Overview: Transfer RNA from Leucobacter aridicollis, 73 nucleotides, folded computationally. The sequence is in RNAcentral, with records from ENA and Rfam. RNAcentral records the identical sequence in 7 taxa. Its Rfam family is "tRNA". Rfam classes the family as a transfer RNA. NCBI's taxonomy places the organism under Bacteria, Actinomycetes, Micrococcales, Microbacteriaceae, Leucobacter.
[in-house]
RNA sequence: GCCUCCUUAGCUCAUCUGGUAGAGCAGCAGCCUUGUAAACUGCAGGUGAUCGGUUCGAGUCCGAUAGGGGGCU
Numbered sequence: 001g002c003c004u005c006c007u008u009a010g011c012u013c014a015u016c017u018g019g020u021a022g023a024g025c026a027g028c029a030g031c032c033u034u035g036u037a038a039a040c041u042g043c044a045g046g047u048g049a050u051c052g053g054u055u056c057g058a059g060u061c062c063g064a065u066a067g068g069g070g071g072c073u
Stems, first nucleotide, its partner, number of pairs: 001072007010025004019056001027043004049065005
């Protein structure tokens, strides 16, 4: 330099054919306990890497850029 894959909650990951983004863990509160932990119940947490395009509508399709993984020379 070229090819390819990935980027979604604090972390690990889902989201099927474009139609209001979810789970587990972690956090907070409640419940329970003499107290703590565990278990149980609930709550909060996302400009979906950035910018642009297509579309009535984009996490999803297209382009560029950035970062990361792999391969080739």